[in-house]
Molecule: c-di-GMP-I riboswitch aptamer
Organism: bacterium
This record gives sequence, structure tokens and C1' cells, in this order.
RNA sequence: CCUCGAAAAACGCAAACCGGUCGCGAGAUCGGGUCGCAAAGCCAUGGGUCUCGUCGUUCACGCGAGAUUGCCAGGCCGCUGAA
Repeated sequence: CCUCGAAAAACGCAAACCGGUCGCGAGAUCGGGUCGCAAAGCCAUGGGUCUCGUCGUUCACGCGAGAUUGCCAGGCCGCUGAA
């Protein structure tokens, strides 16, 4: 340095749920909370899942517009050092 990821140490993140705000919705955000996480750090690029008041078409699917990276893949970057 690479691979790897410990009943180690240090620094972190925060599901469900509750309250405020925003959104038609999926959800987002702030506070509490702490199920879990070594990328649960960043990016909607591919797939998956989910949503839609309004517009067009459709029996429906779909198209379009969105949400999710704590579903998977890919890209970028990163703390530590037992075996």
C1' cells in the first nucleotide's frame, strides 16, 4: 500500500414512534427518541419499490411528473488497525 472488518479504541449516523412545519401524495425537514449501521458519507446514473391534485391517452399497464442511496448495482470520497 492492497484485501479484509474485531466482543478493540476514537469520532460519527439515527429506523419505528411522538410533536412542530412543508407537500395532493409517496415523503421532506427540525426537536425528542435509539431499531440498527464501517460507508446508515455524497451522487437518482441503471434496476427495484412507492406516490400523484392537475394534463393527454388507456379497461388496465403505460407515457409524463415525483419519492426512496436505511432495497440492490455503479461512480466519488473517507476514520481506525486486531486476526